[in-house]
Order: sequence, then C1' cells, then structure tokens
RNA sequence: GAGAGAGGUGCAAUUUUUAAAAGUAAUAUAUUAGUAAAUCAGAUUAUUGCUAAUUUAUGAAAGGAAAAAUUGCCGAAAUUAAAAAAGUAUAUCUGAAACUUUUUUAGUUGGGCUAAUGCAAAAUAUGUAUUAGACUGUCACAAUAAAAAAUUGUGGAGUGCUGUC
Repeated sequence: GAGAGAGGUGCAAUUUUUAAAAGUAAUAUAUUAGUAAAUCAGAUUAUUGCUAAUUUAUGAAAGGAAAAAUUGCCGAAAUUAAAAAAGUAUAUCUGAAACUUUUUUAGUUGGGCUAAUGCAAAAUAUGUAUUAGACUGUCACAAUAAAAAAUUGUGGAGUGCUGUC
C1' cells in the first nucleotide's frame, strides 16, 4: 500500500399491515361579527368576495411510531456549520425569511441502554443535541498469576483494532 473480518437490544433503506394523528384539517348549509389581505416588504384584486366563530352533515392525509419480510452494510450511520441546485407554503405576482430533499467541504460521536435539560412533533409515542451514570467491545500501561489463559485497576479513540498478501 492492497484486500478481508469483529463488536450486538449493531446501523440504515424499501414494501405490506396496524394503532394513533381525528371526528382534526377541508367541503357544504344556516347564523353572527369583522374586513382592503393573516411570516415580512412592495404591487394587484375581491362586499354576489374574503376572514373568524357557532350549528348541522360529510369527512381525509403527510411527517413520526410498532410488527413482519426483504435488501445493503460495520463512519455502518447520526449530527453541526458553510456553499450550490431543486422544491414547499401564502387570495395572486415579485423579493426576503422559514421549512424539506440532494451533493460537496470542514468538524463531533467506538457501540447500545438509562436519567435530566433543550429543540422537533398532535402526543406522557418517538427522534435528536448536551451532560452524567453504569454496561459492553478494542488497544495501551500497571498489578496478581511458575508460564499462559483469566481477573482487577487506570487511560485512549474508529484517521482505531485483528488477520492475510
């Protein structure tokens, strides 16, 4: 330098089913109130319109989650910041902000679990960041051990560890 492997409640993706989202959003009827636009700025238009609330009727979905199956894997993957591209939402158009997806660059995290706090979410589900705790794998050092295995303690990080050429 090349190539192969291990950690285990291991990581991620796709499909199907299910619960919840929710009797919510939305639509229609009736009534009442308001009104020149409800993320921000500018412009345009609407009172036979629009917005909000109540009543009655009909009545979803996305994101996230669980189970099963399949597939790809062990920086698997997750996340932060910046840049680029595409898109979403609004009464309409333009711009800004916000949000989503993909790619690149740089950084952080060995792994899963539990708890607290923050953010996201309809949510006491769950995800994610930080902190702490024990557990676990790996290597180094030290001690015990006749040697070795094994055990105990301390510490490091995957740009690591083990094997082969």